The RNA shown here (Glycine riboswitch aptamer) has 89 nucleotides and comes from an uncultured Rhodobacteraceae bacterium.

[in-house]
RNA sequence: AACAUGCGUGUUCGGGAGAACUGGACAGCCAGUGCCGAAGGAGCAACCGCCCCGGGAAACUCUCAGGCAAACGGACCAUCACGCAUCAA
Numbered sequence: 001a002a003c004a005u006g007c008g009u010g011u012u013c014g015g016g017a018g019a020a021c022u023g024g025a026c027a028g029c030c031a032g033u034g035c036c037g038a039a040g041g042a043g044c045a046a047c048c049g050c051c052c053c054g055g056g057a058a059a060c061u062c063u064c065a066g067g068c069a070a071a072c073g074g075a076c077c078a079u080c081a082c083g084c085a086u087c088a089a
Stems, first nucleotide, its partner, number of pairs: 004086007012078001014077002020033005034068003040064001041062003047055003
């Protein structure tokens, strides 16, 4: 100390799903019931421990939040950059 791999942070205006109707209002909202899960949040299995109890993952589950024209948002994937770690020519 290259390449490669992993993790984290950002980046691009890249890809990116699901789910309703009715009524009111005249403005982009409100109400009723129904529905969706991929912001966020919450829950737990194996397993582990000092075994009362605690730790313990998710795209699973819940649906608090969010959402159900478009827009915005959007987990995740990809691009690029930086940092850290491992490997070592």